Source information: A computed fold for a 477-nucleotide part of an RNA from Tistrella mobilis, annotated as small-subunit ribosomal RNA, 3' major domain. RNAcentral holds the full RNA, with entries from ENA and SILVA. Its mean pLDDT, the model's own confidence on a scale to 100, is 83.

Context: one part of a larger RNA
RNA sequence: UGACGGGGGCCCGCACAAGCGGUGGAGCAUGUGGUUUAAUUCGAAGCAACGCGCAGAACCUUACCAGCCCUUGACAUGGACGUCGCGACCCUGGAGACGGGGUUUUCGGUUCGGCCGGACGUCACACAGGUGCUGCAUGGCUGUCGUCAGCUCGUGUCGUGAGAUGUUGGGUUAAGUCCCGCAACGAGCGCAACCCUCAUCCUUAGUUGCCAUCAGUUAGGCUGGGCACUCUAGGGAAACUGCCGGUGAUAAGCCGGAGGAAGGUGGGGAUGACGUCAAGUCCUCAUGGCCCUUAUGGGCUGGGCUACACACGUGCUACAAUGGCGACUACAGUGGGCAGCGACAUCGCGAGGUGAAGCUAAUCUCAAAAAGUCGUCUCAGUUCGGAUUGUACUCUGCAACUCGAGUGCAUGAAGUCGGAAUCGCUAGUAAUCGCGGAACAGCAUGCCGCGGUGAAUACGUUCCCGGGCCUUGUACA
Numbered sequence: 001u002g003a004c005g006g007g008g009g010c011c012c013g014c015a016c017a018a019g020c021g022g023u024g025g026a027g028c029a030u031g032u033g034g035u036u037u038a039a040u041u042c043g044a045a046g047c048a049a050c051g052c053g054c055a056g057a058a059c060c061u062u063a064c065c066a067g068c069c070c071u072u073g074a075c076a077u078g079g080a081c082g083u084c085g086c087g088a089c090c091c092u093g094g095a096g097a098c099g100g101g102g103u104u105u106u107c108g109g110u111u112c113g114g115c116c117g118g119a120c121g122u123c124a125c126a127c128a129g130g131u132g133c134u135g136c137a138u139g140g141c142u143g144u145c146g147u148c149a150g151c152u153c154g155u156g157u158c159g160u161g162a163g164a165u166g167u168u169g170g171g172u173u174a175a176g177u178c179c180c181g182c183a184a185c186g187a188g189c190g191c192a193a194c195c196c197u198c199a200u201c202c203u204u205a206g207u208u209g210c211c212a213u214c215a216g217u218u219a220g221g222c223u224g225g226g227c228a229c230u231c232u233a234g235g236g237a238a239a240c241u242g243c244c245g246g247u248g249a250u251a252a253g254c255c256g257g258a259g260g261a262a263g264g265u266g267g268g269g270a271u272g273a274c275g276u277c278a279a280g281u282c283c284u285c286a287u288g289g290c291c292c293u294u295a296u297g298g299g300c301u302g303g304g305c306u307a308c309a310c311a312c313g314u315g316c317u318a319c320a321a322u323g324g325c326g327a328c329u330a331c332a333g334u335g336g337g338c339a340g341c342g343a344c345a346u347c348g349c350g351a352g353g354u355g356a357a358g359c360u361a362a363u364c365u366c367a368a369a370a371a372g373u374c375g376u377c378u379c380a381g382u383u384c385g386g387a388u389u390g391u392a393c394u395c396u397g398c399a400a401c402u403c404g405a406g407u408g409c410a411u412g413a414a415g416u417c418g419g420a421a422u423c424g425c426u427a428g429u430a431a432u433c434g435c436g437g438a439a440c441a442g443c444a445u446g447c448c449g450c451g452g453u454g455a456a457u458a459c460g461u462u463c464c465c466g467g468g469c470c471u472u473g474u475a476c477a
Stems, first nucleotide, its partner, number of pairs: 001477002003474003007471007015461002019425005026317008034308002042053002064303007073127001077126002079123006087104007107117003129292002132290003138286002140281003143277001145275001150189006156165003169180003195269004200237007209227001214224003240263001243257005319418001323377006335366003340359002344355004384415001389410007431453007
């Protein structure tokens, strides 16, 4: 100087408390451990691994296993020789990879010279190749402490020195934020602001919107017509403790009020200092070293990653009446769409099939929003719950046996609110309700977004956890 303390002081955070809803019990989904296996590829491991890499394992992916094959190789550059290619079609062996045979068409430039270029094949060698090892050799990227308020430097001063001072102190703040004081005076990286978005208004622009206004009308903004409004997307205004009162040291600030769409950081996002964890990643990529080189490389078929006594994490659905079922009927927003979204008609109980308009989309379409209202059920393992199983189908796809999703009928399991323990959340939040998207042929309870309805509680900081500043002890570094 740090680190640590079941030392002290001050302060903060959904840290506790006050509340609301869960997890832990059930069934299922998913990840992990374990076990099993020819293989169940590999990585991730307290917080910060475990719906994580995977934004989608039937083949492919795929790295694993078995078998069948190749050896200058699936890919790159270079040499020699040969051919003029590729492509398309037919026959044929094989599980396929990989072969065997046949037909057809035949490269470009040209000084016309196998001269140049290009493609294919063969040969030998340099080499290719490796998701093989080392993240404790590395770059890059990322997590975490933590969006916590800290981390430092120059000069000066003090100290033999390590170092200190500044950065401590009194106030204040979300903040090393600002004010005052002070052997310090300044400065840098952080904080804040500048960026995006939401909330108000003005303006510019109207193939969306509007009977607001006028006319027609098949009653649909449908048509003429018009940009007033809504909206869309460009520009601008607006919030600064600016004004008033109180308080404070006359300061910084704090409290209350006015006006205002918004008030003291207005809400949200992006943004992550010096560093810590030899944190994670050699399987994104790059890369040193080591290792393999007829194999640890490459191709293919099939299997596996989907196994199942069990244990854990994360979720979904429930256990019902604030509900189930039936009928009826309003109101969103974000988005997506060309072998794509598909209206509408028709067939089917349905998943879906057939025909097919429109739309490269503020124009057409996905599209039905759902929680809602009315009726019924009357507390039961039920008209709750839907696992499991049987059967008949639908769709995608070369192919659903291992191993997809969906539909109809039948079946109807556990489950009556969950021990110890434990998690999230402070407002348009929690809870609840549906909708969209990425990836994808198909497959979502996951992930990323969107809107609808919409709470309760916070006395307080004693205690648990984490953190910041000062101080104290130390046999620790």
About this RNA:
It matches the Rfam family "Bacterial small subunit ribosomal RNA".